[in-house]
Context: one part of a larger RNA
Molecule: small-subunit ribosomal RNA, central domain
Organism: uncultured Gammaproteobacteria bacterium
């Protein structure tokens, strides 16, 4: 490369925004690049194929024809593709009105409940902890009970295969500012769309930086007690970074639906969340957008998908090519570091 692949076998970049680049709705009406159809001219000759001819055949010569699938010009078609003009249209796309739900983000205030400190009371020998202990706390008065305070963290109930966001994530309560979505109704705009290689932004928990702040709980590292043969673990009593908040960095994950965006088309049932719409305003029943669950056809190796496809098909984008070696050497870029991206081969089964 042809060819096949990417839920689970190897294989969808963590998610977006988007640059070039691909691709792209309908009508008409040019123009003719693609694309067709004809001429020229050119594709050297020998080869090879075809029909003849000459060596007695035949290799072998040799004559003539096709062939040379191309390219280059000129002519002419116009259905399709595309380009490019021009015009013109509303199904795609967007804008406006007008409502709707919502832990979407981001900032400043506030609450109560727990946990630990402490401060003052009652009150008295034990508390705590395990499979049993023992290390720990306690007559210097604990542990339980009550009252106060202080101080950081996280928000029981509601909580639902319920909501919202591109992902990654959001959850007590008001304020302020601000991002999307979805829903009717008509009116504009008039193709303004999709993808996206580079690129750039966003990116959970560790981690890293500031002689930052903060500090309850909880807990790597240590440190004791225990088990054990040993126990550099599991259990236990203790605890520092951290965990928290500012500012900057880092850029990884089972970052997962292990499933790329978009668009179109292919039986239905049944729950649920927000909207419309008909209906005694009731049941229900119809439409729009989400979110489950079960199945038509269809797919599929099989589990299993199954209008939220893994089905049938268009477009563009990333990725795959036996295991190991190895997401590692090297080199390069990026980091403060830790290390990230890129990324081999000898070997060796």
């Nucleotide at each position: 490369u042809u060819g096949g692949g990417c839920g689970u076998a190897a294989a969808g970049c963590g998610u977006a925004c988007g640059u070039a680049g691909g691709c792209g709705g309908a009508u008409a009406u040019u123009u003719a690049a693609g694309u067709c159809a004809g001429g020229u001219g050119u594709g050297a000759a020998a080869g090879c194929c075809c029909c003849g001819a000459g060596c007695u055949c035949a290799a072998c010569u040799u004559g003539g024809g096709a062939a040379u699938u191309g390219c280059a010009u000129c002519u002419g078609a116009u259905a399709c593709u595309g380009g490019g003009g021009u015009a013109u249209c509303u199904a795609g796309a967007g804008u406006a009105u007008g409502g709707u739900a919502g832990a979407g983000g981001g900032u400043a205030g506030u609450g109560g409940a727990a946990u630990u400190u402490c401060c003052g009371g009652u009150g008295u020998a034990g508390c705590g902890g395990u499979g049993a202990a023992a290390u720990g706390c306690a007559u210097a008065g604990a542990u339980a009970c009550c009252g106060g305070a202080a101080g950081g963290a996280a928000c029981a109930u509601c909580a639902g295969u319920g909501g919202c966001g591109a992902a990654g994530g959001c959850g007590g309560c008001u304020g302020c500012c601000u991002g999307g979505a979805c829903c009717a109704a008509u009116a504009c705009u008039g193709a303004c769309g999709c993808u996206g290689a580079g690129g750039u932004a966003c990116g959970a928990a560790a981690g890293c930086g500031u002689g930052g702040g903060g500090g309850a709980g909880c807990a790597a590292a240590c440190a004791g007690g225990a088990u054990u043969a040993g126990a550099u673990a599991c259990c236990c009593u203790g605890g520092u970074a951290g965990u928290c908040c500012a500012c900057g960095c880092c850029g990884u994950a089972a970052a997962c639906g292990a499933u790329g965006a978009g668009a179109a088309c292919u039986a239905g049932g049944u729950g649920u969340u927000g909207g419309g719409g008909g209906g005694u305003u009731a049941a229900c029943u119809c439409u729009c957008a989400g979110u489950g669950c079960c199945g038509a056809a269809g797919c599929u190796a099989a589990c299993g998908c199954g209008u939220u496809a893994a089905g049938u098909u268009c477009u563009c984008c990333g990725c795959c090519u036996g295991g190991g070696g190895a997401g590692u050497a090297c080199g390069g870029c990026c980091g403060c570091a830790a290390g990230g991206c890129u990324a081999a081969a000898a070997c060796u089964c």